Predicted 3D model of RNase P RNA and transfer RNA as a complex of 460 nucleotides. It holds a member of the Rfam family "Bacterial RNase P class A". By type it is a ribozyme. The coordinates come from a structure-prediction model, not an experiment, and the mean pLDDT is 76.
RNA sequence: GGAGUGACUUAAGACGAUCGCGAGGAGCUGGUUGACAGCCCUUCGAGGAAAGUCCGGGCUGCAUAGAGCAAAGAUGCCGGGUAACGCCCGGUGGGGGUGACCCCGAGGAUAGUGCCACAGAGAUAGACCGCCAGUUGCAUGAUUGCCUCUGGUAAGGAUGAAAAGGUGCGGUAAGAGCGCACCGCCCUGCACGGUAACGGGUAGGGGCUAGGCAAACCCCAUCUGCAGCAAGGCCAAAUAGGAAAACGCAUAGCGUGGCUCGCGCUGUUUUCGGGUUGGCUGCUGGAGCCGAUAGGCAACUAUCGGCGUAGAUGAAUGAUCGUCUCCAACCUAUGCGCAAGCUAGGUUGAAGACAAAACCCGGCUUACCAAGUCACUCCGCGC
RNA sequence: GCCCUCGUAGCUCAGCUGGAUAGAGCGACCGCCUCCUAAGCGGUAGGCCACACGUUCGAAUCGUGUCGAGGGCACCA
Numbered sequence: 001g002g003a004g005u006g007a008c009u010u011a012a013g014a015c016g017a018u019c020g021c022g023a024g025g026a027g028c029u030g031g032u033u034g035a036c037a038g039c040c041c042u043u044c045g046a047g048g049a050a051a052g053u054c055c056g057g058g059c060u061g062c063a064u065a066g067a068g069c070a071a072a073g074a075u076g077c078c079g080g081g082u083a084a085c086g087c088c089c090g091g092u093g094g095g096g097g098u099g100a101c102c103c104c105g106a107g108g109a110u111a112g113u114g115c116c117a118c119a120g121a122g123a124u125a126g127a128c129c130g131c132c133a134g135u136u137g138c139a140u141g142a143u144u145g146c147c148u149c150u151g152g153u154a155a156g157g158a159u160g161a162a163a164a165g166g167u168g169c170g171g172u173a174a175g176a177g178c179g180c181a182c183c184g185c186c187c188u189g190c191a192c193g194g195u196a197a198c199g200g201g202u203a204g205g206g207g208c209u210a211g212g213c214a215a216a217c218c219c220c221a222u223c224u225g226c227a228g229c230a231a232g233g234c235c236a237a238a239u240a241g242g243a244a245a246a247c248g249c250a251u252a253g254c255g256u257g258g259c260u261c262g263c264g265c266u267g268u269u270u271u272c273g274g275g276u277u278g279g280c281u282g283c284u285g286g287a288g289c290c291g292a293u294a295g296g297c298a299a300c301u302a303u304c305g306g307c308g309u310a311g312a313u314g315a316a317u318g319a320u321c322g323u324c325u326c327c328a329a330c331c332u333a334u335g336c337g338c339a340a341g342c343u344a345g346g347u348u349g350a351a352g353a354c355a356a357a358a359c360c361c362g363g364c365u366u367a368c369c370a371a372g373u374c375a376c377u378c379c380g381c382g383c
Numbered sequence: 384g385c386c387c388u389c390g391u392a393g394c395u396c397a398g399c400u401g402g403a404u405a406g407a408g409c410g411a412c413c414g415c416c417u418c419c420u421a422a423g424c425g426g427u428a429g430g431c432c433a434c435a436c437g438u439u440c441g442a443a444u445c446g447u448g449u450c451g452a453g454g455g456c457a458c459c460a
Stems, first nucleotide, its partner, number of pairs: 001379010013324007021045005027039004047354001051365002054363005059228004066261004072224005077091005092106001093104004107219002112217002114213003128157002130153005137146003165183006184208001185206006192199002232281004242272006252266004274459003288307008325351001327349007335342002384456007393409004402440001411427005433449005
């Protein structure tokens, strides 16, 4: 100098002027106190994802959310973190990269069922070709060749995503874990290291019986009650305080989801029809943010100190102008440098991503312009 | 804001317990029939199965994530 990897940070600038929007507070005026309206001053006013609504919680209601069974759903190597999680951290195993590093839904296929199309002889089983032995017939002097049938053979060919371990020697009519050696695989035990997943080792067994698919049904283990701020509470206004259906006067009905128990209430539920389209609350201080110290590899935790930073409801947070700054393009300079380029000055242009709170948090995922910081890897060159 | 459902030909839908050429009806186009049109008969074209990534030998179908479309929900008596 080039090419990369990981972890982060800021995120459409800064200052000034004018106008405007939402919320809180103080004041003045109007108004019968008040509600309220107007004027003026002051303080505050979007995000890293506010998004998708994919997980987990808080909160609220259903009984104070209670018990059992069934169903349904989710998760799935090990350990830790956390309020909790399907999230995060660290490790194990597998895969990729020269490397920094990255990726993995990674339990069970000897619990059972199912599927593996087409091709192919055969898809968990197999004889199409080939090889070998016998046999019928023909040819030949003979060796032998061709043909028919029967049997052996999974070593070779061919098909396929996948065809029952690999190499060698022996063996055989030809072959084959048929036998043996080495390598591989599976099972069982033992001790060692590790909390564990697992690792490397050792002893024995099995000639190998065990193909793949569980993001097929399923099995095993663990977890989950249901709904959602349009939850829920209060006030005001208005209306036909209506109709139908179901069950029922307590061995019944209903109350949050299938059944049983338990608890509560005594008329309840559903549908149709009618009315309103108002206000207050929930509503923002919370597992909060920042810093230091201590523990921990880390995620994170503990202690101490500091901070006060939106609450709108057709939904506020904006617009214009000026200066500076940054960026891009072009021009100039016997300024620097071997060069790429850098520096200084000038002109022109541009102010540009994704997107915007809606009860609140912890995550995940997705979208995205530009700038910057730290650590590390590989290659080239110079000293 | 919250909760559901669905994307297959121009339109309406099958297929979705994975199997290789993805179908049907209507419509479009061409031909036959008719004096002409309609109806009828015959034929043809038209699809990355919304998009991307994964699981699998193999994906319209299974899983995840995007994009798009549609529907429901308030309070009072």